RNA sequence: GCGGCCGUGGUGUAGCCCGGUUAACACGUCGCUCUGUCACAGCGAAGAUCGCCGGUUCAAAUCCGGUCGGCCGCG
Numbered sequence: 001g002c003g004g005c006c007g008u009g010g011u012g013u014a015g016c017c018c019g020g021u022u023a024a025c026a027c028g029u030c031g032c033u034c035u036g037u038c039a040c041a042g043c044g045a046a047g048a049u050c051g052c053c054g055g056u057u058c059a060a061a062u063c064c065g066g067u068c069g070g071c072c073g074c075g
Base pairs, nucleotide, nucleotide: 001074002073003072004071005070006069007068010027011026012025013024020058029045030044031043032042033041051067052066053065054064055063
């Protein structure tokens, strides 16, 4: 230099191919109930505008272009 894959709450992932109502699940965090206390369990809450910029579209995490970072391969 070229090609491929990945980037989504604090963590790990799903959703992307085939655009569509509120971005879902587990763990974690916080509150309440329970308990003599903790833990467990139950209930509830906060937390990601989807790496970034732009485009297409009535509508983009999803499609297109560019770009940044990581991994792998080729040279």
The RNA shown here (transfer RNA) has 75 nucleotides and comes from a Candidatus Yonathbacteria bacterium.
Its Rfam family is "tRNA". Rfam links the family to the GO term triplet codon-amino acid adaptor activity.
Taxonomically the source falls in Candidatus Yonathiibacteriota (Bacteria, Bacteria candidate phyla).
The sequence was found in a public genome assembly.
The coordinates come from a structure-prediction model, not an experiment, and the mean pLDDT is 83.